Model confidence (mean pLDDT): 78 of 100.
This is a predicted structure of a 100-nucleotide RNA (THF (Tetrahydrofolate) riboswitch aptamer).
It was read from a public genome assembly, where an Rfam model found it.
The model forms 94% of the base pairs in the Rfam consensus.
Rfam family: THF (Tetrahydrofolate) riboswitch aptamer. Rfam describes the family as follows. Tetrahydrofolate (THF) riboswitch was first reported for Ames et al. as an RNA motif in 5' untranslated (5'-UTR)regions of folate transport and biosynthesis genes in Firmicutes genomes. Rfam links the family to the GO term tetrahydrofolate metabolic process.
RNA sequence: CGUAGAGUAGGCAUUGUGCGUCAAGUGUCAUAGGAUGGGAUGUUGCCUAUGAACGAAGAGCCCCUUUUGAGGUUUGCGUUGCACUGCCGCGUCCACUACU
Repeated sequence: CGUAGAGUAGGCAUUGUGCGUCAAGUGUCAUAGGAUGGGAUGUUGCCUAUGAACGAAGAGCCCCUUUUGAGGUUUGCGUUGCACUGCCGCGUCCACUACU
C1' cells in the first nucleotide's frame, strides 16, 4: 500500500417480571433541543420537552362488605415499561484487529 473483519445509537423475536385495562402508556403530526462505533463529519434512525389531533377488551372464580363497592386469583387484551438471551445494525476519512 492492498484485502478482509470487529465495534454505536437502535430495531426485531423468545423468556421472565411489572404497569394499565377506573386509560396511564404506546402510536401520529408540528416546533425546539440532545445523544449517537475510538476521533472528525454527516444521513437514516433514536431520545427529551412543549403543543395539537386521534384513541383501546375484558371475562371467570374466591372472599369481604351490605351495596353495587374494595381485595385476591386465573386467563385475556395493550402497535405497554424493564431485564436476560439470540439475530440484525454507520455513509466518508482516519484509527483498531488479522493477513499480504